[in-house]
RNA sequence: GAAGUCCUUCGGGGUCGGGUGUAAUUCCCAAUCGGCGGUGAUAGAGAAAUCUUAAGCCCGCGAGCGUAACAGCAGGAUUUGGUGUAAGUCCAAAGCCGACAGUAAUAGUCUGGAUGGAAGAAGGAGCUG
Numbered sequence: 001g002a003a004g005u006c007c008u009u010c011g012g013g014g015u016c017g018g019g020u021g022u023a024a025u026u027c028c029c030a031a032u033c034g035g036c037g038g039u040g041a042u043a044g045a046g047a048a049a050u051c052u053u054a055a056g057c058c059c060g061c062g063a064g065c066g067u068a069a070c071a072g073c074a075g076g077a078u079u080u081g082g083u084g085u086a087a088g089u090c091c092a093a094a095g096c097c098g099a100c101a102g103u104a105a106u107a108g109u110c111u112g113g114a115u116g117g118a119a120g121a122a123g124g125a126g127c128u129g
Stems, first nucleotide, its partner, number of pairs: 001127001005125006017029003031109002033098002035061004043052003056096002064073002078094005100112003
């Protein structure tokens, strides 16, 4: 310094309390959670270069079905106000969303596939100088 290489490790959180009912952690009130990569007017460090950091609902990806592998199919959500040259990411407020199968009753949160897989992250090996 290089590759469609190999190996190892890591790689998800959450129903308090109450109501109705024969029956619901599934409905109603209420509570609670936010994977990975990118972007970035945040914040921090620095003299600077630059480094670290910042989105569930902006762009993508992952978990299901399917394929030899791709492809393909299925599957979600944001507004208002403020500041400003500029906000989809800042500040404030109010909202919204959540794979598949199961269930005495409809599930982001229970049980199950799963002591699994995976987006990916880190480290190492091998090769050349």